[in-house]
Molecule: c-di-GMP-I riboswitch aptamer
Organism: Isachenkonia alkalipeptolytica
RNA sequence: CGCUGAUAAAGGCAAACCAAUAGGAAUAUUGGGACGCAAAGCUAUAGGGUCUGAGAAGGCAGCCAGCUACCAAA
Numbered sequence: 001c002g003c004u005g006a007u008a009a010a011g012g013c014a015a016a017c018c019a020a021u022a023g024g025a026a027u028a029u030u031g032g033g034a035c036g037c038a039a040a041g042c043u044a045u046a047g048g049g050u051c052u053g054a055g056a057a058g059g060c061a062g063c064c065a066g067c068u069a070c071c072a073a074a
Base pairs, nucleotide, nucleotide: 004072005071012037013036017032018031019030020029021028022027035062041067042066043065047064048063049060050059051058052057
């Protein structure tokens, strides 16, 4: 440095649900709340997939994927 991820250490994030707000909706933000996560960090039709929508368009990264990253046993 790379791969890897433990009864390691320091920490981190926050599902469902509830309340308020925004939105046509999917959903998002804030607060509460923890199902879980070794990338549950970032990237959105300029990788795929998927949801909403009559459409135009809008959303999902905790679906796969790409990029980056703390610590360190075997």